Predicted 3D model of a 540-nucleotide part of an RNA (small-subunit ribosomal RNA, 5' domain) from an uncultured prokaryote.

Context: one part of a larger RNA
């Protein structure tokens, strides 16, 4: 000189994009961050409407004065409707977010490979037949302080299990065996009907398989710090035959056989470290580094394990041990913020318990929708970059004033007052955005289809903004609202006077200071950057 997630002094007006615990992966109050379908199912705690209904009390009509109709209050009951706590089921909680502790290679970059699986999507053929047994939830009863649990009973499915079929797909000793499904919504002219429906159709499913996309596992070569004051290391170790085990290859494990396998082109040890795309810097070749954003990897309070599942050995799942905190009726239980806020601690140091799902995205659903600390936005910090602005012009009696003087005078200095003129920004006040295009409702044609029902398409119609009345537009007043920090011996641009007298003290280096200090305070002047400036790490 550049650079920077900075840090600290002094100072500090606005706006835009950007960025912010680099330290204790330490520990964590308190609330949020993963739900979601009633078009799978049995049902009805809640709130809403419906219909039935004892009493009673009001209104009102009618009366034989006994009463009796209606409408309102209000009890009960009926899951009939909108809906829905709880609960079986099915999907997603393996995505999205965090952080870097471990790992120097089971990792990561580039570059091929075969021996694999792959939910939801996508094109394809074929099929969706007929039966069973139970179980939650809820009854009743029982333990327990809670957590929660036990026994009997009852019921329901797209929950669970047989049989049938077999395009297909798998096994084979080629005879031949093995293997399925599930229904739910919307709507109808005929027929049939035990009035529940059959039936047809049209939409979402489901079941086999083929191919694809996506995703993922696995093998292989090269490349990936520094240390020889680490030189030998290795027994499932190297290889083979056989087997088991995985979606799959393999000492991935086993049993037998061989004795090999890797290293001075650095094996083993050992210390440090997430890898890269990049990111400073440099003319380059290098050097350094690895925040934020994008890929990949590992990891969730240490360790260890496995269930489910397409997919995980699983951040907000489960078992076991272990530290720690917390409840307890002392028998036994409850937790895990390296998510988003926010606290203690540690530190030179890093930010609000905020607002909304509008828009992108994602999960679930036929839809509406509902969930969403993702992510859009706001707060807060000069933390970086860029932009403006702190006024323009005129103005010599070169005022005062201060400083300096050889006392004539010179500087500060057109600086200022004064005149004349502008309002960016700030303040007020009035107008106002794009960010939105859908989806539903209707209308109108097409396709489907027995149908002018139902679905889909595709053209009109119309809703919807957190930020935010903000961006941005006008207009009102008035210089009004807005400069400092370092340095001035020499590198190094910019000098005089006082005070101070090897004292105080400066200081990157070289060195000032012992009575005329351009070096150390202070002023007055100067120079140099500017909403900044300077010191300190720190890299090149």
């Nucleotide at each position: 000189g550049a650079u920077u997630g900075a840090a600290c002094g002094c100072u500090g007006g606005c706006g835009g994009c950007a960025u912010g615990c680099u330290u204790a992966a330490c520990a964590c109050a308190u609330g949020c961050a993963a739900g979601u379908c009633g078009a799978a199912c049995g049902g009805u705690a809640a709130c809403a409407g419906g219909c039935c209904u004892a009493a009673u009390a009001c209104a009102u009509c009618c009366u034989u004065c006994g009463g009796g109709g209606u409408g309102u209050u209000g009890u009960g009951g009926c899951g009939c409707u909108g809906a829905c706590g709880a609960g079986u089921g099915g999907c997603g909680g393996a995505c999205g977010g965090g952080u870097g502790a471990g790992u120097a290679a089971u990792g990561c970059a580039u570059a091929g490979g075969a021996a694999u699986c792959u939910g939801c999507c996508c094109a394809g053929u074929a099929g969706u037949g007929g039966g069973g047994g139970a179980u939650a939830a809820c009854g009743u009863g029982g333990a327990g302080a809670a957590a929660u649990c036990c026994a009997c009973g009852c019921u329901a499915a797209u929950a669970c299990c047989g049989c049938a079929u077999a395009u297909g797909u798998c096994c084979u000793a080629c005879g031949g065996g093995a293997c399925a499904a599930a229904g739910c919504a919307g709507g109808g002219g005929a027929c049939c009907u035990u009035c529940g429906g059959g039936c047809c159709u049209u939409g979402c499913g489901c079941u086999a398989u083929u191919g694809g996309a996506u995703g993922a596992g696995c093998c292989u070569a090269u490349g990936u710090c520094a240390g020889a004051u680490u030189a030998g290391c290795u027994a499932g170790u190297u290889g083979g035959u056989a087997g088991g085990g995985u979606a799959a290859u393999g000492g991935c494990c086993u049993a037998c056989c061989a004795a090999g396998g890797c290293a001075a082109c650095g094996a083993u040890c050992u210390g440090u470290a997430g890898c890269u795309g990049g990111u400073c810097u440099g003319a380059g070749a290098g050097g350094a580094u690895g925040a934020u954003c994008a890929g990949c990897c590992a990891c969730a309070c240490u360790g260890g394990g496995a269930c489910u599942g397409a997919g995980a050995c699983a951040c907000g799942g489960c078992c076991c041990a272990g530290a720690c905190u917390c409840c307890u009726a002392c028998g036994g239980g409850a937790g895990g913020c390296a998510g988003c806020a926010g606290u203690g601690g540690g530190g030179a140091a890093u930010a609000u318990u905020g607002c909304a799902c509008a828009a992108u995205g994602g999960g679930c659903g036929c839809a509406a929708g509902c969930c969403u600390g993702a992510u859009g936005c706001a707060g807060c910090a000069a933390u970086g970059c860029c932009g403006c602005g702190u006024g323009u012009g005129u103005g010599a009696a070169g005022a005062a004033g201060g400083c300096c003087u050889g006392c004539g005078g010179g500087u500060u200095g057109u600086a200022a007052a004064g005149c004349a003129c502008u309002u960016u920004u700030a303040u007020c006040a009035g107008g106002a955005a794009a960010g939105a295009a859908a989806a539903a409702c209707c209308c109108g044609g097409a396709a489907u289809u027995a149908a002018u029902a139902c679905u889909u398409c595709c053209g009109g119609c119309a809703u919807u903004g957190a930020c935010g009345g903000u961006a941005c537009c006008u207009g009102a007043a008035g210089a009004a609202u807005a400069a400092g920090c370092a340095c001035c011996g020499g590198c190094u641009a910019a000098c005089u006077a006082a005070g101070u007298g090897c004292c105080a003290g400066c200081a990157g280096c070289c060195g000032c200071g012992g009575u005329a200090a351009u070096a150390c305070u202070u002023a007055g002047g100067g120079u140099g950057c500017g909403a900044g400036c300077g010191u300190u790490a720190a890299u090149c």